[in-house]
RNA sequence: AACUCAUCCAGAGGGGCAGAGGGACCGGCCCGACGAAGCCCCGGCAACCCACCCGGUUCACCCGGGUCAAGGUGCCAAUUCCGGCCCGUGAUCCGUGGAUCAACGGGGAAGAUGAGGA
Numbered sequence: 001a002a003c004u005c006a007u008c009c010a011g012a013g014g015g016g017c018a019g020a021g022g023g024a025c026c027g028g029c030c031c032g033a034c035g036a037a038g039c040c041c042c043g044g045c046a047a048c049c050c051a052c053c054c055g056g057u058u059c060a061c062c063c064g065g066g067u068c069a070a071g072g073u074g075c076c077a078a079u080u081c082c083g084g085c086c087c088g089u090g091a092u093c094c095g096u097g098g099a100u101c102a103a104c105g106g107g108g109a110a111g112a113u114g115a116g117g118a
Base pairs, nucleotide, nucleotide: 003116004115005114006113007112008111013042014041015040016039017038021031022030023029025084026083027082028081043076044075045074048072049071051067052066053065054064055063056062080110085107086106087105088104089103090101091100092099093098094097
């Protein structure tokens, strides 16, 4: 690296250096000289791991719930910004059977993060 499990409609920004990109990919739509990416400092959010408590079970493992926020990560425009594949609904179009849609709902794919994993 592969792989497994969980979560992804909530939340949380200032300063310095820097100087044109950024939002994974593709399309759309946005953000950006009133300063993008990146790096540093300080601050914050959250609660995956850690710690503690309660319950189930057999004290362990495991499962469910709660507390904490010092430590390990993570995160701080827009739902993971929206869509991408499938199903349903709705709307529109055309010679009724189809086509289209970034419109609604459901499921997936992909991605991100954590915890495992070797």